[in-house]
Molecule: THF (Tetrahydrofolate) riboswitch aptamer
Organism: Candidatus Atribacteria bacterium MT.SAG.1
RNA sequence: GCUAGAGUAGGUGACCUGCGUUAAGUGUUAGAGAAUGGGACGUUGUCUCUAAACGAAAGACUUAAAGAUAUUUAAUAUGAAUAACUCCAAGGUCUGCGGUAGGUCAUCGCGUCCGCUGCU
Repeated sequence: GCUAGAGUAGGUGACCUGCGUUAAGUGUUAGAGAAUGGGACGUUGUCUCUAAACGAAAGACUUAAAGAUAUUUAAUAUGAAUAACUCCAAGGUCUGCGGUAGGUCAUCGCGUCCGCUGCU
């Protein structure tokens, strides 16, 4: 030395584990705050809180009670057993869906100054 580079909050993709699907979360708007390359300052980037508006993809299997049919048995009647049928709560399993949460990997990645490393 207007010389090269490392390094942030985060973004994107994949995988894994969850949450919701009885609607939270995500996203939008407004307000108030917080943190943010190694240091200082900082937002049109990120996060938190509050308020408002808007908004959705669900199914399958298993299954108690219950219902009614047939057979057998007992029997005044109530009852019991078997068979398959209808229906089906809680719970469980599985498949989806959500501009869903977190983790890991890959990849992209600070504005103004100062600093660090390399080169000259």